[in-house]
Context: one part of a larger RNA
RNA sequence: GCCCGGGACUUGCCGGCGUCGGCGAGGCUAAGCCCUUCUGGGGCGUAGCCGUAGGGAAACCGAGUCCGAAUAGGGCGUUUUAGUCGGCGUCGGCAGACCCGAAUCCGGGUGAGCUACCCCUGGGCAGGGUGAAGGUGGGGUAAAACCCACUGGAGGCCCGAACCGGUGGAUGGUGAAAUAUCCUCGGAUGACCUGGGGGUAGGAGUGAAAAGCUAACCGAACCCGGUUAUAGCUGGUUCUCCCCGAAAUAUAUCUAGGUAUAGCCUCGGGUGGUCCUUGUGGGAGGUAGAGCACUGUCUGGGUUAUCCGCCUCUGGUGGGUAACCCAUGCAAACUCCGAAUUCCCACAAGGCAAGCCCGGGAGUCAGCCUUCGGGGGAUAAACUCCGCAGGCGAGAGGGAAAGAAUCCCAGACCACCAGCUAAGGCCCCUAAGUGGAGGCUAAGUGAGAAAGGAGGUGGGAGCGCUAAGACAGCUGGGAUGUUGGCUUAGAAGCAGCCAUCAUUUAAAGAGUGCGUAAUAGCUCACCAGCCGAGCGCUCCUGCGCCGAAAAUUUAACGGGACUAAGCCGCCCGCCGAAGCUGUGGGUCUAUCACCUCUCCGGAGGUGGUAGGCGGUAGGGGAGCGUUCCUAACCCAGCGAAGGUGAGGGCGUAAGCCCCGCUGGAGGGUUAGGAAGUGAGAAUCCGGGC
Repeated sequence: GCCCGGGACUUGCCGGCGUCGGCGAGGCUAAGCCCUUCUGGGGCGUAGCCGUAGGGAAACCGAGUCCGAAUAGGGCGUUUUAGUCGGCGUCGGCAGACCCGAAUCCGGGUGAGCUACCCCUGGGCAGGGUGAAGGUGGGGUAAAACCCACUGGAGGCCCGAACCGGUGGAUGGUGAAAUAUCCUCGGAUGACCUGGGGGUAGGAGUGAAAAGCUAACCGAACCCGGUUAUAGCUGGUUCUCCCCGAAAUAUAUCUAGGUAUAGCCUCGGGUGGUCCUUGUGGGAGGUAGAGCACUGUCUGGGUUAUCCGCCUCUGGUGGGUAACCCAUGCAAACUCCGAAUUCCCACAAGGCAAGCCCGGGAGUCAGCCUUCGGGGGAUAAACUCCGCAGGCGAGAGGGAAAGAAUCCCAGACCACCAGCUAAGGCCCCUAAGUGGAGGCUAAGUGAGAAAGGAGGUGGGAGCGCUAAGACAGCUGGGAUGUUGGCUUAGAAGCAGCCAUCAUUUAAAGAGUGCGUAAUAGCUCACCAGCCGAGCGCUCCUGCGCCGAAAAUUUAACGGGACUAAGCCGCCCGCCGAAGCUGUGGGUCUAUCACCUCUCCGGAGGUGGUAGGCGGUAGGGGAGCGUUCCUAACCCAGCGAAGGUGAGGGCGUAAGCCCCGCUGGAGGGUUAGGAAGUGAGAAUCCGGGC
């Protein structure tokens, strides 16, 4: 890992509700006892309980009573009356209470054959080195001290085996080993090591102290017990079909992943113009917008006290400012105004049971995304917090290349080798147009992006020039006073400053740029000629261009490819889903008709019509199957159960029936009853492989 077997909502008591049944203003017995054909059946037993009357704290009174002085008023009652006992179902409470799962806490015991420390009694430490005190001799001294040699043999002394340890590394790490092996290393006469005997223990011991050790996991050992401790936590929880179908909110919470009540779901009963939609009439409101009349704030101008500066100071002049006036804005906590939508009431129409009330059962209290209205944040977040709506959650199908939901289309009862459509598509991959007419794009834009930039190109508008010849080009002219004045070394159109006149002209600046040291030279403005028809500027707008750098490989159309197979609007056709239609079928609800039964309330069957049938938590309903029991009946050695077959048949399903083979002794049907009643999951338990 697989297979087989086991494996989880039970039981008792009390209570609520529903249902079925008995009796009914009553209902029931409990303990106990008696009889009996004795896991059973029948009877006795009225103590007691519930109900039939309430009110009051009570005495007490009573269809009333309590408060009260009250015959006042008010509260709770009566008039409206059904209970009770048992079975079953479901829920709650108390119990282990659906099953498995702690770490714990406490009690009583067992442990010092491991280890820690202590007591008693024994044992062990190759060899080598160093050479303390003391001693002797000599030197030395007044005597000492002191010095030298020898002697001596001290030491938690040195080196190093046994022995004790365990420093670093490698190996090992389903090991040879639940701590080892190898190399290396520390102590090795000591606070040394060690045999034997003995002592101290669980909040206790022992501890040269690490919370170490106390029998291979010690911040409180182990065993048994309390014990099925508790677990607001995790996991698991076993057959089928049918109907409905949530929530992730509010409030409270030593509360926040729990719970209670409400909200939302379901089932039963009751009640109905209750509900929903639209219209009409009436009403509520201060948002969007707008506005500046208030409260504030802002801009420009005017005007003017107080105020400030200066001056030639009874004054003059300049500057700023509150208020005021004109003009212009801004505001969640401004409003002279003010919608749409919404809400309330009434009426009408349409829709239908969707509303409301009472009662039983829930689940939900982590929500998420999108559009819109907002707060927070950075007019960030797949961010966070509210509100309206939709979706997912609990929703399959089609589209979006592929894809949790989320977006677009659309809500799946079943079947069909029938049809029509939606979104989206129709060149190939790939179902359907290489469809039509018109325009745009040249960028492979399409098929990612900003500020900003540009004689890209299409459309529109305005203004100006133009056959008295525009625009561009070519040819020619572009002069004179004059080198204007100043400045300057120089300044001659052209370093700079000032001025910028006049003349001749078809026209020509006291000069547009290049140039020179300064001149010179080239050129422009301006004019004429040649040419002969449009030219220039500005604004609005469509589609494009640049701006444009990323990491494995083209990789920013799904791909191929495309100049239409791109973009814009128009038209025709087609494809395309579990949508819609068609045909057949199922089921539920309502209703109608007929039939059967009836305790008369109704129940069942057949057919018609209309409508419904996605679904998690969850509520309700109907069934299948397993084991055992009761009753009646039946099958079975002429072969029961069980096993097995890609044998057959029936049912919407759980399942059921038949046949063959195997097997070798029990089994079934019908009507009821009772449960150790259904397995794929729990790191589930046992076994097998």